[in-house]
Context: one part of a larger RNA
RNA sequence: GAUUGAACGCUGGCGGCAUGCCUAACACAUGCAAGUCGAACGGAAACAGGACGCUGUGAUCUCUUCGGAGUGAACCUGUCGCUGUCGAGUGGCGGACGGGUGAGUAAUGCAUAGGAAUUUGCCUUGAAGUGGGGGAUAGCCCGGAGAAACCCGGAUUAAUACCGCAUAUGCUCUACGGAGCAAAGUGGGCCUCUGAUUUAAGCUCAUGCUUUGAGAUAAGCCUAUGUCGGAUUAGCUUGUUGGUGGGGCAAAAGCCUACCAAGGCGACGAUCCGUAGCUGGUUUGAGAGGAUGAUCAGCCACACUGGGACUGAGACACGGCCCAGACUCCUACGGGAGGCAGCAGUGGGGAAUAUUGGACAAUGGGCGCAAGCCUGAUCCAGCAAUGCCGCGUGUGAAGAAGGCCUGCGGGUUGUAAAGCACUUUUAUCGGGAAAGAAAAGUCUAAGGCUAAUAACCUUGGACCCUGACGGUACCCGAAGAAUAAGCACCGGCUAACUCAGUGCCAGCAGCCGCGGUAAUACUGAGGGUGCAAGCGUUAAUC
Numbered sequence: 001g002a003u004u005g006a007a008c009g010c011u012g013g014c015g016g017c018a019u020g021c022c023u024a025a026c027a028c029a030u031g032c033a034a035g036u037c038g039a040a041c042g043g044a045a046a047c048a049g050g051a052c053g054c055u056g057u058g059a060u061c062u063c064u065u066c067g068g069a070g071u072g073a074a075c076c077u078g079u080c081g082c083u084g085u086c087g088a089g090u091g092g093c094g095g096a097c098g099g100g101u102g103a104g105u106a107a108u109g110c111a112u113a114g115g116a117a118u119u120u121g122c123c124u125u126g127a128a129g130u131g132g133g134g135g136a137u138a139g140c141c142c143g144g145a146g147a148a149a150c151c152c153g154g155a156u157u158a159a160u161a162c163c164g165c166a167u168a169u170g171c172u173c174u175a176c177g178g179a180g181c182a183a184a185g186u187g188g189g190c191c192u193c194u195g196a197u198u199u200a201a202g203c204u205c206a207u208g209c210u211u212u213g214a215g216a217u218a219a220g221c222c223u224a225u226g227u228c229g230g231a232u233u234a235g236c237u238u239g240u241u242g243g244u245g246g247g248g249c250a251a252a253a254g255c256c257u258a259c260c261a262a263g264g265c266g267a268c269g270a271u272c273c274g275u276a277g278c279u280g281g282u283u284u285g286a287g288a289g290g291a292u293g294a295u296c297a298g299c300c301a302c303a304c305u306g307g308g309a310c311u312g313a314g315a316c317a318c319g320g321c322c323c324a325g326a327c328u329c330c331u332a333c334g335g336g337a338g339g340c341a342g343c344a345g346u347g348g349g350g351a352a353u354a355u356u357g358g359a360c361a362a363u364g365g366g367c368g369c370a371a372g373c374c375u376g377a378u379c380c381a382g383c384a385a386u387g388c389c390g391c392g393u394g395u396g397a398a399g400a401a402g403g404c405c406u407g408c409g410g411g412u413u414g415u416a417a418a419g420c421a422c423u424u425u426u427a428u429c430g431g432g433a434a435a436g437a438a439a440a441g442u443c444u445a446a447g448g449c450u451a452a453u454a455a456c457c458u459u460g461g462a463c464c465c466u467g468a469c470g471g472u473a474c475c476c477g478a479a480g481a482a483u484a485a486g487c488a489c490c491g492g493c494u495a496a497c498u499c500a501g502u503g504c505c506a507g508c509a510g511c512c513g514c515g516g517u518a519a520u521a522c523u524g525a526g527g528g529u530g531c532a533a534g535c536g537u538u539a540a541u542c
Base pairs, nucleotide, nucleotide: 001542002541003540004539006538007537008536009535010534013391014390015389016388017387018386019384020383021349026347027346028345030344031343032342035093036092037091040090041089043086044085047084048083049082050080051079052078053077056075057074061070062069063068100302101301102300109227110226111225112224113223114222115221118219119218123215124214125213126212127211128210129209130208131165133163134162141154142153143152144151170181171180172179173178185207186206187205188204189203190202228274229273230272235265236264237263240262241261242260243259244258245257246256247255277299278298279297280296281292282291283290284289304325305324306323307322308321327338328337329336330335355381357380358379359378363377364375365374366373367372394422395421402413403412404411405410428478429477430476431475432474436469441463442462443461444460445459446458447457448456486531487530488529489528490527491512492511493510497526498525499524500523501522507514508513
C1' cells in the first nucleotide's frame, strides 16, 4: 500500500447493488417449512343447491249452509350422493428433490484424466399385448380395554389394493430336450351396426396398465496422478496378500465363508499422533509464489448420540420406522410424547451478526386431464454506513465584527459570515404513472383423428381477466437556502506551525524517541494538512 462475512471509538443526509452467528454440530417455547389426486375406490362428517316426505304454524286463492272445507307459498324437521364438492379412510405419485450445517473425514473424500462388470421411476422413440376368475381388508356399524397415546374382538364392503388361471412378440434359465414369467382400468363423445322402456353393449378419442428393444437423464463401481504438519511416531498387517470351491450384490472384488499358499505395505516416509470438508474460486503480488475456501456454483459428509434394517426406481431416509443412551415434557405411576445444522424467533456463549413480515404476481418444484392446491424454494419488503458505487450539504468582496498571532505597521481566520439577488439535485407535500403478464380460461376459424359437422389434439384470431413489491421506479408541479460534516493528524519516516499551560511531573509513542522552565513530540487554543458520510484504532492476510 492492498484486502476483510470484521469488531470498537467519535460522527452520520439520501439512493442503488450486494452482504449479515466466523463463537456453543449448545438447549429450544410458539407458528409455519410436503403435499396432492373424487378422471383409482367404497363412501358422505361439513358447506351449498336440487328432488321427495312427515309434523305443526300457515300468507294467497276457490267454494260456502258463514260453522267451515279445499288449495297450499314460506318456516320447522327428516330422507335421498342426485349435483357442486369433500372431513376421515383404502389406493397412486411425491415425502431420496428443494432448504440447512461443516461435526466427522488426510482418503470409502475432492480435483483432473481414463475404464468396464452395472442399475435407472417420471421423459423420448420402437415392437407386442391389455382375456377370464377368486378370496380378503380399511373405512362405516356393534362390543370391549385404557388417564392418554392408542389397542383388541365380531359382522359387513370397494378398488388402478392383493392372488391364482390363460396367452408370450419378447425376456430369464438351460443339461439345448425344455422350463419359467405379465397386465387395470378410468374419463369424454356418439348412434354407423346389435339390443332396447332406460341402463347397457358397441364404436371412437384421450389417458393409464403389462412385457420388451434403443435413447436421454441420474446413480453405483474401478484405476492412475495430485492433495497439511510431526521421525522427540520406524516398523505395520492375519481377511492381512494371493489362489480354488461356494455364497452374495444391480454390478467387478476377501465383499463374506471353507480350504491352500505366505504373502502385502514401508526411508520415494508405511503405521501412529495432531490439524482440516475438497474444488471452481477469493485475496495479495509485476510475476513466481504466499494466504484463504463467507456469499454464488460443483462434489462429499451429517441431521440429539450410537446401531439397524423396512419400503421403494432411488434412502440405510433432517421435518419416516425399530432398538439402546443422554436430555426435556405429560401421566390416573400402569405407561406415553419429542428432536430448528429448514424460515422467523427465544435463552446461552461471544468483541460481534437482522423480522416470531408479505405473496405465490414472476421463476422453479410436487400432485392433478385440467381448473387448481401446496411450496419460509423463490420473489419482495423490514433492520444494520457491514461493504462497493453514485449524489448532495449551494451561488455570491465593501475584505465587517470577534478570535488568534504580532516586529504594533499589520497579518490571518476569509467568500468564510452578514446582506442582496438567483437556483432547487436531495428531503417534504400534491398530482400523473410504467415494465416485470407469458400463459390458463371462454368463443371462434383451419388442419389432424373419426362413421361423425360430437369430443379430443395442433396452429391462428377475438374476448375476458391475473402484480406481493406498490400507487414502487420514473415524470410534472409547489414553497423555501430552506433538510444535510465529520474524523484523524501536524518532530522525522509523512502532507501539515505558532501561542499558552505543564516542568523527567502529568502524559505521548508504530519505530527512532519526546517531557528535568523558552516542548512545532504532553494538554488546550488559533491556524494548517489529509480523507470525507465517513474517519481513526484494533485484529488478520499478502
Molecule: small-subunit ribosomal RNA, 5' domain
Organism: metagenome